[in-house]
């Protein structure tokens, strides 16, 4: 300097191709069960989806600009 892949809950991540209610599992609270803790069970309890703009009735998804992590070329 160029070309590519990632970014979603407090972690690990679906969903993106083909726009149409953002879920899951782990945690974290509460209760039950226990002498007490653990484990199990029942409930809860969560996400300006990296930022800005544009598209569009509508956008985590589609387009530009960045930005931050990785790869590879020079």
């Nucleotide at each position: 300097g160029a070309g590519c892949c990632u970014g979603u809950a407090g972690c690990u991540u679906a969903g993106u191709c083909c726009g149409g209610u953002g879920g899951a599992g782990c945690g974290c609270c509460a209760g039950u069960c226990u002498u007490a803790u653990a484990a199990g069970c029942u409930g809860g309890u969560g996400g300006u989806c990296c930022g800005g703009g544009g598209u569009u009735c509508a956008a985590a998804u589609c387009c530009c600009c960045g930005c931050a992590g990785g790869c590879u070329c020079a």
A computed fold for a 74-nucleotide RNA from a Candidatus Woesearchaeota archaeon, annotated as transfer RNA. It matches the Rfam family "tRNA". Rfam's curators write: Transfer RNA (tRNA) molecules are approximately 80 nucleotides in length. Rfam links the family to the GO term triplet codon-amino acid adaptor activity. Rfam classes the family as a transfer RNA. The coordinates come from a structure-prediction model, not an experiment, and the mean pLDDT is 83.